[in-house]
Context: one part of a larger RNA
RNA sequence: UGAUGUUGAAGGAACUCGGCAAAUUGCUUCCGUAACUUCGGAAUAAGGAAGACCCAAUAUUAGGCAACUAAAUUUGGGUGGCACAAGCUAGGGAGAAGCGACUGUUUAUCAAAAACACAGGUCUCUGCUAACACGUAAGUGGAUGUAUAGGGGCUGACGCCUGCCCGGUGCUGGAAGGUUAAGGCAAGAUGUGCAAGCAUUGAACCGAAGCCCCAGUGAACGGCGGCCGUAACUAUAACGGUCCUAAGGUAGCGAAAUUCCUUGUCGGGUAAGUUCCGACCUGCAUGAAUGGCGUAACGAUUUCUCCACUGUCUCCAACAUCAACUCA
Numbered sequence: 001u002g003a004u005g006u007u008g009a010a011g012g013a014a015c016u017c018g019g020c021a022a023a024u025u026g027c028u029u030c031c032g033u034a035a036c037u038u039c040g041g042a043a044u045a046a047g048g049a050a051g052a053c054c055c056a057a058u059a060u061u062a063g064g065c066a067a068c069u070a071a072a073u074u075u076g077g078g079u080g081g082c083a084c085a086a087g088c089u090a091g092g093g094a095g096a097a098g099c100g101a102c103u104g105u106u107u108a109u110c111a112a113a114a115a116c117a118c119a120g121g122u123c124u125c126u127g128c129u130a131a132c133a134c135g136u137a138a139g140u141g142g143a144u145g146u147a148u149a150g151g152g153g154c155u156g157a158c159g160c161c162u163g164c165c166c167g168g169u170g171c172u173g174g175a176a177g178g179u180u181a182a183g184g185c186a187a188g189a190u191g192u193g194c195a196a197g198c199a200u201u202g203a204a205c206c207g208a209a210g211c212c213c214c215a216g217u218g219a220a221c222g223g224c225g226g227c228c229g230u231a232a233c234u235a236u237a238a239c240g241g242u243c244c245u246a247a248g249g250u251a252g253c254g255a256a257a258u259u260c261c262u263u264g265u266c267g268g269g270u271a272a273g274u275u276c277c278g279a280c281c282u283g284c285a286u287g288a289a290u291g292g293c294g295u296a297a298c299g300a301u302u303u304c305u306c307c308a309c310u311g312u313c314u315c316c317a318a319c320a321u322c323a324a325c326u327c328a
Stems, first nucleotide, its partner, number of pairs: 001323008010314002014312001019309001027051005036041001038157001052079006060071004080084001092307007099299002104116002120155007132141003158294004163224003168221002170217005177212003183206002188201005225243005252286001253283001264280005
């Protein structure tokens, strides 16, 4: 000097990105226990008291023929200590917000999460030799199942809901017309031949799916405007005009895990708050199963605050063990 521990005056988070680490708490009995809530919970909420040993009494349960033994409990009195759940073991707590409903799963070896899964919801395919998947095939799985079944996609408990657009892309349906391959038919042309013929070529016509075309379809991929004017202070614009579009963002939420300007503005908390909470709406660039908004419970999750507690700190010190170092 380092590592691992133990202890510490006064203060008690002033440390720090951040209470990281450490400390506090910890058991049993009794008392007591809020908001909120899906009425189950929250809850060991929070908070408080007692606990060793001795004596006496009371009555209970179990065993035993009985004497009695064991266990648990109640009441009263007393003894000792600094300390009685005397060691080990053994929850710190509370409030507010984001995300994800939950238990679960995951990057073996830098990420455990808000990611994945999930029950539930919905769309779509599939009538059985099912769809779908593997395989060249035979065949097998699906399934010794049969639409209350099976496959695929999206969403993700629960509650309240889920608006408008089918122009583009996709999917489904339609079949009149257009286009159209191989092929069919074949006017004709060319070569050769005396000819019959053989060979080459060939307009027009017929000719499937697909595409063009016509419809439907958004819990399919997706999309959801601009400018100008207007009210008896000002400001603003319920209102009007105009251009464009397939249609111009509804309910809700909103400086948000989304807000650039931005430490927006106002309020709360602090002596002082780029974070936090509540509002406002001027949403650079929110928005409804790419789900929207809430939500009790839950979380080694993220953020803010308070109480308790402490060597995290003011500001370091001592001790124990080990290493380093010096001597040997």